A computed fold for a 69-nucleotide RNA from an Actinomycetota bacterium, annotated as TPP riboswitch aptamer (THI element). The prediction has a mean pLDDT of 79.
């Protein structure tokens, strides 16, 4: 350079916001991550066990299937 990705949860409000949480990224930042040496991220799944206000987080699943030079 080009090209993938994800943007959740909990509270208060009609709602726009505004606060807390984890995290590189949680207000499409022209930011943060990741591109086959491929757990970035997607399916399983509102799965299973911890935990905890919490579909968040943690750690299974996974020598499981996908996934962009």
């Nucleotide at each position: 350079c080009c090209g993938g990705g994800g943007u959740g949860c909990c509270g208060c409000a009609c709602g726009a916001g505004c606060g807390g949480c984890u995290g590189a990224g949680a207000u499409c930042a022209c930011a943060c991550c990741c591109g086959u040496a491929g757990a970035a991220c997607c399916u399983g799944a509102u799965c299973c066990g911890g935990c905890u206000c919490g579909u968040a987080c943690c750690g299974g699943c996974g020598a499981a299937g996908g996934g962009a030079g």
The sequence was found by an Rfam model in a public genome assembly.